Predicted 3D model of a 1486-nucleotide RNA (small-subunit ribosomal RNA) from an uncultured prokaryote.
RNA sequence: GAGUUUGAUCAUUGGCUCAGAUUGAACGCUGGCGGCGUGCUUAACACAUGCAAGUCGAUCGGUAACGCGGGGGCAACUCAGGCUUAGAGUGGCGGACGGGUGAGUAACGCGUGGGAAUCUACCCGACAGUGGGGGACAACCCGAGGAAACUCGGGCUAAUACCGCAUAUACCUUACGGGGGAAAGAGGGGGACUUCGGGACCUCGCGCUAAUGGAUGAGCCUAAGUCGGAUUAGCUAGUUGGUGAGGUAAAAGCUCACCAAGGCGACGAUCCGUAGCUGGUCUGAGAGGACGAUCAGCCACACUGGGACUGAGACACGGCCCAGACUCCUACGGGAGGCAGCAGUGGGGAUUAUUGGACAAUGGGCGCAAGCCUGAUCCAGCAAUGCCGCGUGUGUGAAGAAGGCCUGCGGGUUGUAAAGCACUUUCAGUAGAGAAGAAAAGCCUAAGGUUACCUCCUUAGCAAGCACCGGCUAACUCCGUGCCAGCAGCCGCGGUAAUACGGAGGGUGCAAACGUUGCUCGGAAUUAUUGGGCGUAAAGCGCACGUAGGCGGCCAAGUAUGUCGACUGUGAAAGCCCUCGGCUUAACCGAGGAAGUGCAGUCGAAACUGCUUGGCUUGAGUACGGGAGAGGGCGGCGGAAUUCCCGGUGUAGAGGUGAAAUUCGUAGAUAUCGGGAGGAACACCAGUGGCGAAGGCGACAGCCUGGACCGAUACUGACGCUGAGGAGCGAAAGCGUGGGGAGCAAACAGGAUUAGAUACCCUGGUAGUCCACGCCGUAAACGAUGAGUGCUAGGUGUCGCGGGCAUUGACCCCUGCGGCGCCGCAGCUAACGCAUUAAGCACUCCGCCUGGGGAGUACGGCCGCAAGGCUAAAACUCAAAGGAAUUGACGGGGGCCCGCACAAGCGGUGGAGCAUGUGGUUUAAUUCGACGCAACGCGCAGAACCUUACCUGGGCUGGAAACCCCCGGAACCUGCUAGAGAUAGUGGGGUGCCUCUUUCGGGGAAUUUGUCGCUAGUUGCUGCAUGGCUGUCGUCAGCUCGUGUCGUGAGAUGUUGGGUUAAGUCCCAUAACGAGCGCAACCCUUGUCCUUAGUUGCCAGCGCGUAAUGGCGGGGACUCUAAGGAGACUGCCGGUGAUAAACCGGAGGAAGGUGGGGAUGACGUCAAGUCCUCAUGGCCCUUAUGCCUGGGGCUACACACGUGCUACAAUGGCCGGUACAAAGGGCAGCGACAUCGCGAGGUGAAGCCAAUCCCAAAAAGCCGGUCUCAGUUCAGAUUGGAGUCUGCAACUCGACUCCAUGAAGUCGGAAUCGCUAGUAAUCGCGGAUCAGCAUGCCGCGGUGAAUACGUUCCCGGGCCUUGUACACACCGCCCGUCACACCAUGGAAGUCAGGUGCUCCAGAAGUGGCUGAGCCAACCCGCAAGGGAGGCAGGUCCCUAAGGAGUGCCUGGUAACUGGGGUGAAGUCGUAACAAGGUAACCGUA
Repeated sequence: GAGUUUGAUCAUUGGCUCAGAUUGAACGCUGGCGGCGUGCUUAACACAUGCAAGUCGAUCGGUAACGCGGGGGCAACUCAGGCUUAGAGUGGCGGACGGGUGAGUAACGCGUGGGAAUCUACCCGACAGUGGGGGACAACCCGAGGAAACUCGGGCUAAUACCGCAUAUACCUUACGGGGGAAAGAGGGGGACUUCGGGACCUCGCGCUAAUGGAUGAGCCUAAGUCGGAUUAGCUAGUUGGUGAGGUAAAAGCUCACCAAGGCGACGAUCCGUAGCUGGUCUGAGAGGACGAUCAGCCACACUGGGACUGAGACACGGCCCAGACUCCUACGGGAGGCAGCAGUGGGGAUUAUUGGACAAUGGGCGCAAGCCUGAUCCAGCAAUGCCGCGUGUGUGAAGAAGGCCUGCGGGUUGUAAAGCACUUUCAGUAGAGAAGAAAAGCCUAAGGUUACCUCCUUAGCAAGCACCGGCUAACUCCGUGCCAGCAGCCGCGGUAAUACGGAGGGUGCAAACGUUGCUCGGAAUUAUUGGGCGUAAAGCGCACGUAGGCGGCCAAGUAUGUCGACUGUGAAAGCCCUCGGCUUAACCGAGGAAGUGCAGUCGAAACUGCUUGGCUUGAGUACGGGAGAGGGCGGCGGAAUUCCCGGUGUAGAGGUGAAAUUCGUAGAUAUCGGGAGGAACACCAGUGGCGAAGGCGACAGCCUGGACCGAUACUGACGCUGAGGAGCGAAAGCGUGGGGAGCAAACAGGAUUAGAUACCCUGGUAGUCCACGCCGUAAACGAUGAGUGCUAGGUGUCGCGGGCAUUGACCCCUGCGGCGCCGCAGCUAACGCAUUAAGCACUCCGCCUGGGGAGUACGGCCGCAAGGCUAAAACUCAAAGGAAUUGACGGGGGCCCGCACAAGCGGUGGAGCAUGUGGUUUAAUUCGACGCAACGCGCAGAACCUUACCUGGGCUGGAAACCCCCGGAACCUGCUAGAGAUAGUGGGGUGCCUCUUUCGGGGAAUUUGUCGCUAGUUGCUGCAUGGCUGUCGUCAGCUCGUGUCGUGAGAUGUUGGGUUAAGUCCCAUAACGAGCGCAACCCUUGUCCUUAGUUGCCAGCGCGUAAUGGCGGGGACUCUAAGGAGACUGCCGGUGAUAAACCGGAGGAAGGUGGGGAUGACGUCAAGUCCUCAUGGCCCUUAUGCCUGGGGCUACACACGUGCUACAAUGGCCGGUACAAAGGGCAGCGACAUCGCGAGGUGAAGCCAAUCCCAAAAAGCCGGUCUCAGUUCAGAUUGGAGUCUGCAACUCGACUCCAUGAAGUCGGAAUCGCUAGUAAUCGCGGAUCAGCAUGCCGCGGUGAAUACGUUCCCGGGCCUUGUACACACCGCCCGUCACACCAUGGAAGUCAGGUGCUCCAGAAGUGGCUGAGCCAACCCGCAAGGGAGGCAGGUCCCUAAGGAGUGCCUGGUAACUGGGGUGAAGUCGUAACAAGGUAACCGUA
């Protein structure tokens, strides 16, 4: 920096995740070369084998062995000597370095800086010596034991081994007189002399001794620094100090005796966990954070534990002793061993190399040296493990090849890529040549090494992969798959068109690598010192008091703690950084510099801080005078009300609720009056009034008492602020003891409500509420806002006190201080909001926060009588959880307003029969679709065949249809046979039109059959891939935009408000001004009039004619027809209203406020409907899911629903007579008239392509008659019979007619529908479809009502507002138990393991003490024997490891059972919360 909470937003909070860098890495896939690094992070697990520390003959006695030469011997072998060589031994030096590892260690272990009481082999400087003696022990020889390891006894012997003596500056010690105390020689050269072996003596270097100085190394002390846990708060007896003694190289309780009682600790002792520390490494802008491989310094360790010896140095990796575990050998008696050296093996593990070469270099040990040793080291091997470098070619090359992939079929892309042509040879290979590293100091010496480097030759010849391509994040298409398989770092992809899975093509990024995983830092200002916060997001302790601590007013002086400056020392090297240099470059390496922000010392400065001293008054406090107050405590006292008791009056109810009941009452209630008892609380006053630190405090008066405020002086002189721990106060509920108990009231009981009702409501009712004393210590203890101080515009109200002006006085007014409120500027804030009572600007101190859940829970501790409180985690799980505000939607929220929404009416549905559609069922099939409104007389404006998509059977396969080519015959008409038909076979008739040539004939158009190819077909699927069309909200009044303005933003404003309207209609107001789609109007129709026109329409007047009729001549007047116009606009008047818009009333008018009706349907919603109208992507079928055909089915029928028709009758039925429409249709048609038939209808037939003729009778109505309330002269279902018509055909399955039959039904439960005027109701007429078939649909006219008070309620809708945890939007969200599965965790009788404290037992090896009758060469005494000094073995004591016993504590594992928790597409029960969530919610408590 980005992604992710939301419908959207935030300069919001906050977590999760990603991009970067890094790595001792590992894994997957791939792999050409070189240089330089690096390589058991795990089991400090166990180790076979080899090597890793030896060396010196110039210490010594001596030559074990090999070699060389010589003698003997045939040889084996042996002898002597020399040169060598050195085995074993004595002795010296070195094995304390080098190398490994990080177990332990939280410590003077490490790092930094100081210090004093020390040692230091080898090395260096300076000084002095190196004289003279003695006695042994190995080796060796002999003997003995043992399997071995090895051991024992006797004897001989040398020394630079050991021991005295002498001397000794210095040294040590001392009582200051003194006393103590060393040494070693060997070699080279010369060489007097010589017994010829040697050798005095001289010299050279080496060595030795004593003491000293240095260097180096080591030991010790100390200051401050060095991880986490307080759910570890007290620890400590050698502990702290002193004296004395011992002890050490050295200070010291280091050790011991005695004395004292100290020492450490909230600045974190003790305990627990973890850990080697550092230079540095990684990361980061830095500050930091994490780490401590390789390299370097220090420490610790060496199988585990203990111990000392030797030594200059060790308590010793490749030494010793003991104990333990383990392994090996064994003759079973006993022995041996220690890879955390280099290789290597097993094991563990995701994982880490060769049982290599050489001492040439560097370094180490020994040695005079040569030299020897050196798994240190230098090299090589293995590993892409890391960093760095190089290569896998370069140029040209368009026919843009082939192939692949995509495609809109044109093409695009792979792609100059390839091929082809030209060139080069790094690398690799072959051959040749060939360094440096080697220097000190002349010569010799090369593991690497067939090295690097150079030259020639060979051929593009041998050398590219990995990951990714939805967003973050660079890179897109096709196919496969179909919530499957799978992907995934986060968000999330996948349910038939997946740029997200798998493959392919293409692309992107890196490249001998690329990805993944793990760890670390970063991003993360997400622990915030730099650099965060706490009103509502997590976060102010409930409140004050106060300890430690932190911070602290003004003026001086001194000091120098902090602070600042200069210098000095130190801060190892390497590393980082800079410069220069060396490898062809780089990595890498070398040199120099800088840095190392630190620590210490010295010298300075004195502003600030600290300290000391002196002063000051403004902070703080005291005294004095005032008034205010539900401040607190105690004991009193008052009235109203409730209840109870007594008495009176009085009678049947009362009480209670939504409605009731439980309950009380004839044993007298309720009501009412009088009297009494008792307890609790204090109406009015009363007020965003007062007081108090908070909790909290309310009748009245008294006593005691705290605090604040105001005023004017005086005094003290910083006495202050905050406050971890601490201690105190602390509502209600609750607990203990004792009282009290009127009302109220958990629990409980009953009555209701309810599906249930352990609730809400009602009737009762106990704790409790009250008092005293004692506990508890929590609340949404809230201003969700810690305390204190200062500063920063105002306005206004109120409480307390004061001042001023004025006044008789009270107010008003001006003003000061203190409190309580409201509004508001700057500023702050994410916003809301805060705003002198800050959430502003600053300072001081305290408390608290760090994603949600788990959880304020578990465990532990403290407190409590208990309830419980305080303190307070983790595993696991999620990608969110939150805050504020926005737009919607919703509310059993509010306001305003509409609509046949209710109401007021009229008529229906729901009951009956039938029709029709649907569900269901049935069926071979009952084709398919439509499903709340907005599916159900819907698609279907009409299923007997057809339709038809379904079923059964029979057939066809380039197909039923279109185009082209070829062949045949014109086309066409019409028979016969088989068959159910499709179809198949076979006849007959017929020869046309155009044209060329005209002789047969050929060609073309149209057409039939067959063939080939390009092609078909599908009512198969997906309406959730789509177009188009349609329904619905809704003909509701809304939906938006531009610019401007406001807001961080989503958004708002406009569109809100006041009026008004059918209307976002209009007016006014107005940070808005305008505009668009809607509304309205324009269009059609109807209502009035006018003009024009006058047939098929009309007929007033004129004429003719008839029984009669516009029948005829005529006429245009009227009706009408159909074209054009007029008319209506709140235009006029009055009133109301803001003088506006508009409304109300009126006039005129055919019509009046949109005149009636229609067409017209905004942005959008419902993944609404339709792939079966059509079109169409994708998928599927292709001798079938296509096509043809006979028959059947879509018409089934226990049942349920919708929509209708006809009725149930007298406002009627039937019979007779009689009147008046409109709008339509008609040639495959309507069909007059006549005639036949009871009738449906038949026959014949005029007219009409229609204002002409026909359908056509309109019906209700009116007049007259009859029926007389009944299942009827109502109603007509059903059934029987007989017919008519259409049609190829009425069986399944048509309509109609006649005769007969005559069912249910007597007005319809719950519920529900339509309609506001020419409407409902009622009456008939027509049309589309159609051969035939409407009770349906679409139209037409006739007759023609009732009612609307009104908007409380139901439904739907509009606007404003409010709440919201909803946004798939209340058909929302969401809580808890139960059931199931999985996961982690607490408790738990126990059980197992580890750690540790205390008390004991026991006690190896070993130092030390004591003893030492046994043993002993050196020295002393002694002639000797012997003795002494000194020592050894042995014994014993102290200490003490392992081990054992007991008893605690801590930690971990496990456990029957048990507790809660978390998670889990569709389980159960309810409905707690979110809206007034349907009882407002929430907090504490029981």